A computed fold for a 1451-nucleotide RNA from an uncultured prokaryote, annotated as small-subunit ribosomal RNA.
RNA sequence: AUGAACGCUAGCGGCAGGCCUAACACAUGCAAGUCGAACGGUAACAGGGAGAAGCUUGCUUUUCCGCUGACGAGUGGCGCACGGGUGCGUAACGCGUAUAGAACUUACCCUUUACAGGGGGAUAGCCCGGAGAAAUCCGGAUUAAUACCCCGUAGUACUGAGAGGAGGCAUCUUUUUUCAGUUAAAGCUUCGGUGGUAAAGGAUGGCUAUGCGUCCUAUUAGCUAGAUGGUGAGGUAACGGCUCACCAUGGCUACGAUAGGUAGGGGCCCUGAGAGGGGGAUCCCCCACACUGGUACUGAGACACGGACCAGACUCCUACGGGAGGCAGCAGUGAGGAAUAUUGGACAAUGGUCGAAAGACUGAUCCAGCCAUGCCGCGUGCAGGAAGACGGCCCUAUGGGUCUUAAACUGCUUUUAUACGGGAAGAAAAAAGGGCACGUGUGCCCUACUGACGGUACCGUAAGAAUAAGGACCGGCUAACUCCGUGCCAGCAGCCGCGGUAAUACGGAGGGUCCGAGCGUUAUCCGGAAUUAUUGGGUUUAAAGGGUCCGUAGGCGGGCCAUUAAGUCAGAGGUGAAAGUUUGCGGCUCAACCGUAAAAUUGCCUUUGAUACUGCUGGUCUUGAGUUGCGGUGAAGUGGCCGGAAUAUGUGGUGUAGCGGUGAAAUGCAUAGAUAUCACAUAGAACACCGAUUGCGAAGGCAGGUCACUAACCGCCGAACUGACGCUGAUGGACGAAAGCGUGGGGAGCAAACGGGAUUAGAUACCCCGGUAGUCCACGCCGUAAACGAUGGACACUAGCUGUCGGGCCUUUAUAGGUUCGGUGGCCAAGCGAAAGUGAUAAGUGUCCCACCUGGGGAGUACGUCGGCAACGAUGAAACUCAAAGGAAUUGACGGGGGUCCGCACAAGCGGUGGAGCAUGUGGUUUAAUUCGAUGAUACGCGAGGAACCUUACCAGGGCUUAAAUGGGAGAUGACAGGAGCAGAGACGCUCUUUUCUUCGGACAUCUUUCAAGGUGCUGCAUGGUUGUCGUCAGCUCGUGCCGUGAGGUGUCAGGUUAAGUCCUAUAACGGGCGCAACCCCUACCGUUAGUUGCCAGCAUGUAAAGAUGGGGACUCUAACGGGACUGCCGGUGCAAACCGUGAGGAAGGUGGGGAUGACGUCAAAUCAUCACGGCCCUUACGUCCUGGGCUACACACGUGCUACAAUGGUCGGUACAGAGGGCAGCUACUACGCGAGUAGGAGCGAAUCCUUAAAACCGAUCUCAGUUCGGAUCGGAGUCUGCAACUCGACUCCGUGAAGCAGGAAUCGCUAGUAAUCUGAUAUCAGCCAUGAUCCGGUGAAUACGUUCCCGGGCCUUGUACACACCGCCCGUCAAGCCAUGGAAGCUGGGGGUGCCUGAAGUCGGUGACCGCAAGGAGCUGCCUAGGGUAAAACUAGUAACUGGGGCUA
Repeated sequence: AUGAACGCUAGCGGCAGGCCUAACACAUGCAAGUCGAACGGUAACAGGGAGAAGCUUGCUUUUCCGCUGACGAGUGGCGCACGGGUGCGUAACGCGUAUAGAACUUACCCUUUACAGGGGGAUAGCCCGGAGAAAUCCGGAUUAAUACCCCGUAGUACUGAGAGGAGGCAUCUUUUUUCAGUUAAAGCUUCGGUGGUAAAGGAUGGCUAUGCGUCCUAUUAGCUAGAUGGUGAGGUAACGGCUCACCAUGGCUACGAUAGGUAGGGGCCCUGAGAGGGGGAUCCCCCACACUGGUACUGAGACACGGACCAGACUCCUACGGGAGGCAGCAGUGAGGAAUAUUGGACAAUGGUCGAAAGACUGAUCCAGCCAUGCCGCGUGCAGGAAGACGGCCCUAUGGGUCUUAAACUGCUUUUAUACGGGAAGAAAAAAGGGCACGUGUGCCCUACUGACGGUACCGUAAGAAUAAGGACCGGCUAACUCCGUGCCAGCAGCCGCGGUAAUACGGAGGGUCCGAGCGUUAUCCGGAAUUAUUGGGUUUAAAGGGUCCGUAGGCGGGCCAUUAAGUCAGAGGUGAAAGUUUGCGGCUCAACCGUAAAAUUGCCUUUGAUACUGCUGGUCUUGAGUUGCGGUGAAGUGGCCGGAAUAUGUGGUGUAGCGGUGAAAUGCAUAGAUAUCACAUAGAACACCGAUUGCGAAGGCAGGUCACUAACCGCCGAACUGACGCUGAUGGACGAAAGCGUGGGGAGCAAACGGGAUUAGAUACCCCGGUAGUCCACGCCGUAAACGAUGGACACUAGCUGUCGGGCCUUUAUAGGUUCGGUGGCCAAGCGAAAGUGAUAAGUGUCCCACCUGGGGAGUACGUCGGCAACGAUGAAACUCAAAGGAAUUGACGGGGGUCCGCACAAGCGGUGGAGCAUGUGGUUUAAUUCGAUGAUACGCGAGGAACCUUACCAGGGCUUAAAUGGGAGAUGACAGGAGCAGAGACGCUCUUUUCUUCGGACAUCUUUCAAGGUGCUGCAUGGUUGUCGUCAGCUCGUGCCGUGAGGUGUCAGGUUAAGUCCUAUAACGGGCGCAACCCCUACCGUUAGUUGCCAGCAUGUAAAGAUGGGGACUCUAACGGGACUGCCGGUGCAAACCGUGAGGAAGGUGGGGAUGACGUCAAAUCAUCACGGCCCUUACGUCCUGGGCUACACACGUGCUACAAUGGUCGGUACAGAGGGCAGCUACUACGCGAGUAGGAGCGAAUCCUUAAAACCGAUCUCAGUUCGGAUCGGAGUCUGCAACUCGACUCCGUGAAGCAGGAAUCGCUAGUAAUCUGAUAUCAGCCAUGAUCCGGUGAAUACGUUCCCGGGCCUUGUACACACCGCCCGUCAAGCCAUGGAAGCUGGGGGUGCCUGAAGUCGGUGACCGCAAGGAGCUGCCUAGGGUAAAACUAGUAACUGGGGCUA
């Protein structure tokens, strides 16, 4: 934007529009007639006349008369070829535009000239008769004309012949003139006219011809027999193969013929800045068609929409014999469809036909009706009005926000609607009457007549806000946000995408936004899309340069001079219909709409001029191009000849047991003598060194030497010559690696296929042993490659530096240097580029030509065609499907990539685990319940630092319901609590008893009620907080600057160094922050201060002994403050940082040791059961109380530990030495008792004061290698202690019992020094304890580290990447299943077109025509042609099909 449709909604008017589908079929009515002033007439109506009858004496009925007005049917004239409809066909001179007709026609109209004399016979009608159901037809008699015919006259008509002039455009045209021949006419009349004939001109309409323009397909490449032309004839209004006879063999085509598909064309319409793209409704012009096909007739004009004939299909009537019909006219019906209107009014206006006119006819036209189909306009009210109401919705909720000045209410207005009243323009004429001019028919004036729409538009009056608002949307694009419901469901969606329990995206609501009598959706077209690029794109890597060259057509093309004027430019003329578009002005109240004028119509034609550029033509030039000469170059090509090394084979010799091969082996070869070695011989293939970013070639490609032939390239100037001869190149041709194919050779080595051996889960592979095609030669095919510089060819121009190959020149003693051509490389400026990059060998700047591209997949596939022996190649789609595919670069991550560094990571060691018994945790199983959580590292002696009850969250059973606790408000009571008893498992219940205080305000307690409860219920994937891990790894970032289009980079990299992004040097970076380190604590040494509860050297007292006492501060120690260590010193290395030395000194040496301290972040890591918290859920229960049970179960599996298996030991006896802690419901000395656990007494101590035995060790004795004097599980018995209570289910003691176990498979863990190992001790929790756990303390006290190849983890740099939920990634193919479209296919079924043969209606034309006619002519018969029909064989195309092929999509 729309001729729209659909959904929801709907007040009015104006102007427009309205079957896009079935050119499907049509009931009914209407759409073309008119003229009596052409004619014969009189069926109907009216008048008149003449009769007759009835009678009511002027009425009715009836008969006759064409006498008059008129007029059915008929003859005749004109019209019916216009107007109206539709778009089937048509790719065409159909249409558009411009020309031409010297090749034509034109009724009615206008102008001019001339003419109209005489005659004849018919025919319709009417009448009579006949056939038929009808339509209709036949026969007889009679009749008219402006119907028909004959004769006469005639021309500027036509035909033939002749002469002269003029002109042009080839045939020719025009004019003058002579002769011969041929064809005319109509009347009517009111006497005014009108009509007729011939000719000429005009106007109008038509016909014909030509130039240019006019869709898609080349997977349509050849087409054509009246075909192309000529001569002649026929035909036509006219030219012409238009038709025919003869002759010739032409004509069209890559600038697209032919064939196929689609389609009416234009003015114009939509869109767009334009160029373009799309369309062809309404209105106008042209064409075509009228049920389908064919044919002619009449006519000025038709091959005729409402005419004719024939054939066909269909419908209808029928008496079955035969007939009728054609809405793509206006209405209307059915059907089809998403879809498109009334069987209306009128000729009043405009126009048409006929007529002298009145007038008639007119579904043309003008109007009305229906439809929001479109455009335009108007309205549904305006102003005030805050208690900012009720209600709805939302929130941070005692309150606020919003709907909302909105409403109510007050005032105002009345368009529109309603009612009533008035009321147009469109109408001016013709005709008639009158008048004038004036003259007999014209003009002017006056009068009167005529409206479908329609009592419509418009105007006025009345009353009253009265009669009138919806639709879509609200995640982004895109204007507009919240709540509830739902829970990957239901659904939305134009694209991206939304929905899996907090959805602005689904559904509803409130609110909002945009439009508004409309709003949305769907469909289609253009735009944005520079996304087909003429304007205006690209091709190294994104899609895209042909494998290379030659060359045809074509395109493009050097300097100068001249001609011409085709292109080009300018002026003028013609045309470019109207409408439309644009602009000015105007008319409907505005607008839409309409009128008028202008502009525009970018085009075509003619003409005049210009001549720079391009073209044509002529001439000339040398610089482009080429030729010749001279000198060079090379793995350029073809053919021949020759060579040595190596390999293999053969023969002979020497010689003996292996050879060969691999990661390791085996197959294989070898005592029949291999391998090795020597000699000789034979064969084929390939050419070491030279050898190189070397050279040559168009590309493919080319390598021993030499000869012959062939070609190319380069240089040199000078010379000479040709004189634009050039560049590119569709179609075409030639060449074209490897593999492959054919024929014939050849065959040493190598080697697809194949065989064997290995490897492996397998190994149709990689490795090994063999081995055939092939590789080689000749000839012939194939024609493809990552045929690559992924970069077409040619020419010109545009900074440099540095190699190298082949020449020339200059200079130089030489090496070398300079310069100049032609190649071949590297680095870079500008520029270009998305970037990577490229950069005179361009991917820069320009010119010319060719080739190619237009999202990914399907697919380089299918079909068709061409080539090929085949393999296969060339050309080359579509359906369907996806929202991406792709390029370059960036940051990460990853790699069985690289470099480098670190760590108990490996290695070197020590001790363990894994085997046994037990303890403990987990899984699993079981159970009424075995509560819950933690699950690789980073769960499993974990939450729990202590489950008999409690804890406790679980189960069973029994209770309570504002509750077990607490607070506030209101009310009531003076109880309750306590004590006792009863029942009960207890909670709880029942009974008895005692009974408030007070300063009178109240306090306290209970009960009732109310508001807050409670939940270890769910979600750690809604969260806070806390924690684990990478990791105490050295990293993570920022500001400014700089670089990059950008992501981003730089800094943070590089060279060193460090434990360290630690530090130094260098540096487009300079600085800063969080981390590292340091600061903090403990420990190791010293000092100072202080000296009790600690200490005791010296002095004194004192004991069996003892810091027990007086005293003392020296020492130890305690606990506060200081010192000390910093690579500070020395030597070496190094620029420095720093490192090295077993350096010195020192208690300690290079971070002294240990702890605390954990960057940015990762794992949706853990925890809703510590706590907190959003949301959801429960509320006589998922809350809460109680008793008992369970968390302790036990076939089994795993983790963490303890104790052991023994002599480095066990047992017994004796003797030593700690540190750090704890203690009043506590630690408990000491005494007594008990074998013992413990019990009974009983000092001290709230603790440097009292309490708390250290053990390994050492000394001695015994055991003597054994299931033991090892080991202690298990079980029996007896006890102790804690506790309300040790049955499930505590610890400990004593007696007895005395299991497994004799050092632990695969595998695996910890540890680098006061460490591992080993030995006791203490504490928290706690009534007690299942503690062998956890945490801490000290005692004794080792071994080893060559080193970084490997395993694991990590840091940095670099590289590749198709990964980015990031390698636990991504992803390929088969198979299985479903769905979809498609190819092939035996066949089957259609469609359009062509060809051959047969048949052949109507009809024109030709022939004939004995019949009819006076004649003109006709009937009849016949020939050619043809629509249609039949038949045959092919081609094309479509549908379908058993079966079959691949493709796409789906978790």
The RNAcentral record of the sequence draws on ENA. Its mean pLDDT, the model's own confidence on a scale to 100, is 82. Rfam family: Bacterial small subunit ribosomal RNA.